[in-house]
RNA sequence: ACUUAUCCAGAAAGACUGAGGGACGGGCCCGUUGACGUCUUGGCAACCCGGCAAACGGGUGCCAACUCCCGCUGACUACGGUCAGAAAGAUGAGU
Numbered sequence: 001a002c003u004u005a006u007c008c009a010g011a012a013a014g015a016c017u018g019a020g021g022g023a024c025g026g027g028c029c030c031g032u033u034g035a036c037g038u039c040u041u042g043g044c045a046a047c048c049c050g051g052c053a054a055a056c057g058g059g060u061g062c063c064a065a066c067u068c069c070c071g072c073u074g075a076c077u078a079c080g081g082u083c084a085g086a087a088a089g090a091u092g093a094g095u
Stems, first nucleotide, its partner, number of pairs: 001095007012041005020030003024071004042063003046060005067088001072085005
């Protein structure tokens, strides 16, 4: 990079650091009552492997808000929006 599956649920605490962060744009949120990030312990349970199966174990992953919402197309519409499908993104597995 390509293919494929899933993405309305779920998941704490401590230490270090110090100003931004939530992919991008627009919103709207989170953040010195230390967010984000790193480490440790803990947890959740999506995929893969082991196991007859279950339990369990291992490899990744995840632990604010529906992938936070929208961003393109179509249908509906009380013209405020609603629904569906894509695009894009994230994660796993394979090549």

Overview:
This is a predicted structure of a 95-nucleotide RNA (SAM riboswitch aptamer (S box leader)) from a marine eukaryotic metagenome. The RNAcentral record of the sequence draws on MGnify. Its Rfam family is "SAM riboswitch aptamer (S box leader)". Gene Ontology term of the family: regulation of gene expression. Its mean pLDDT, the model's own confidence on a scale to 100, is 87.